[in-house]
Context: one part of a larger RNA
RNA sequence: UUGGGCGUAAAGCGGGUGUAGGCGGCUUGGCAAGUCGGAUGUGAAAUCCCAGGGCCCAACCCUGGAACUGCAUUCGAAACUGCCUCGCUAGAGUCCCGGAGAGGGUGGCGGAAUUCCCGGUGUAGGGGUGAAAUCCGUAGAUAUCGGGAGGAACACCAGUGGCGAAGGCGGCCACCUGGACGGUGACUGACGCUCAGACCCGAAAGCGUGGGGAGCAAACAGGAUUAGAUACCCUGGUAGUCCACGCCGUAAGCGUUGAGUGCUCGUCGUCGCGGGUAUUGACCCCUGCGGUGACCAAGCUAACGCAAGAAGCACUCCGCCUGGGGAGUACGGUCGCAAGACUAAAACUC
Numbered sequence: 001u002u003g004g005g006c007g008u009a010a011a012g013c014g015g016g017u018g019u020a021g022g023c024g025g026c027u028u029g030g031c032a033a034g035u036c037g038g039a040u041g042u043g044a045a046a047u048c049c050c051a052g053g054g055c056c057c058a059a060c061c062c063u064g065g066a067a068c069u070g071c072a073u074u075c076g077a078a079a080c081u082g083c084c085u086c087g088c089u090a091g092a093g094u095c096c097c098g099g100a101g102a103g104g105g106u107g108g109c110g111g112a113a114u115u116c117c118c119g120g121u122g123u124a125g126g127g128g129u130g131a132a133a134u135c136c137g138u139a140g141a142u143a144u145c146g147g148g149a150g151g152a153a154c155a156c157c158a159g160u161g162g163c164g165a166a167g168g169c170g171g172c173c174a175c176c177u178g179g180a181c182g183g184u185g186a187c188u189g190a191c192g193c194u195c196a197g198a199c200c201c202g203a204a205a206g207c208g209u210g211g212g213g214a215g216c217a218a219a220c221a222g223g224a225u226u227a228g229a230u231a232c233c234c235u236g237g238u239a240g241u242c243c244a245c246g247c248c249g250u251a252a253g254c255g256u257u258g259a260g261u262g263c264u265c266g267u268c269g270u271c272g273c274g275g276g277u278a279u280u281g282a283c284c285c286c287u288g289c290g291g292u293g294a295c296c297a298a299g300c301u302a303a304c305g306c307a308a309g310a311a312g313c314a315c316u317c318c319g320c321c322u323g324g325g326g327a328g329u330a331c332g333g334u335c336g337c338a339a340g341a342c343u344a345a346a347a348c349u350c
Base pairs, nucleotide, nucleotide: 003322004321005320006319007304008303012318014201015200016199017198021194022193023192025088026087029084030083031082033081034080035077036076037075038074039073040072041071042070049065050064051063052062053061054060091191092188093187094186095185096183097182098181103177104176105175106174107173108172109171110154115149116148117147118146119145120144121143125136126135162169163168206247207246208245209244210243211242215241216240220236221235222234223233258317259316260315261314262313263312266295267294268293269292270291271290272289273288274287275286276285299306300305323350324349325348332343333342334341335340
C1' cells in the first nucleotide's frame, strides 16, 4: 500500500523502437461472459439490529423477528462492456505533386589563422605582467617578404533562425540515406494510443589496439604572488583533445515540466508551405495549416508563476515520491578490461 502528489518543496526513467498487458471511433444483426432484475436453495448457533420478557436496575441472560449486503441453480432484460458478424470514414496509414532544413553517413575540395622548416631583407632586442622574473635572441631572434610541411577548427552570413527522439548538428561540392511540413484528390477501412520486461541510440571524461599530433592543455617543472600558495598570474609541458575499430553508459542528459487525444478569450513577432487580394514584379494587406518566441483573459497555483507549445478543463497508459542524516552507501546479484554502472537496505541518530 487507503489517499494525496511529481516546474522550483520528496517525486517524470537521458532518449527511442516495441512484446506482454491496460485502454480504444461511428454503425447492423446475433450471443449473453461481464452487467441488471425475479424466483428457489443455501448463507449453523452465538454476535450486531428491532420487539417482548427474566434476575430490584444495569452488565448479563431468555424468546421471537429482521438481517447475514454472499454463493449456487434457474427464468428473464439487452442500454453499456465483451465476443462473433454486415457496413462506414471523422482516427491511423498509403499513393501523387511541391518547397524548407547545421537531420545522419561516406568521399573529395577550399581559404584565413597558429606552429614548424628553408631562403631574402635587417639588428638588438623580443616575450610576458598589476609590476616582474623564469623563457627566446649576436650560433642573428622579434619584425617583414617569398617558398614549403602538417594538424585542427570553419570568421562574416548567424537570427529568443533551422533540423533531429534525445545526446546533438554550422566552410564548399558530390554520392548514399532518415524524418517532418504544405497542397490536392484517390485508396485501405480502426489497421489506433500507451508500454512492465527486452532491444537500440546516447555529450564530455575515461579504457583497449593501431595511427596522428599544429594549437590548446589535466598531471608535472620552473618563475612570480603570499605568512604559507601543493592555487589564482606568467614561461614551458605529457596524457588527452583528432582518426579507425571496440568498450564504458554517466550528466544541472534541464523546459529541473513522460507520451497520446479532445476542448477552452485575445494581442504582437518570426520560420516553412498554401489560398485570396493587389502589383510589371518582389513587397504590403486578409486568411488556412505546421513550427518557434513575447505579453495577457478565464482558470489553476503555497507563492513565484503557467496561461492553445498550460502548470487550465477532461480521458487513457507508463514511470516515480512518501521526514532529515546514515546512503545512492554496505551486502548480494547482473554488466564492465578497468574505472565503475545498474539494482538497493539496515543498525544507529535527529

Predicted 3D model of a 350-nucleotide part of an RNA (small-subunit ribosomal RNA, central domain) from a metagenome. Its mean pLDDT, the model's own confidence on a scale to 100, is 90. Its Rfam family is "Bacterial small subunit ribosomal RNA".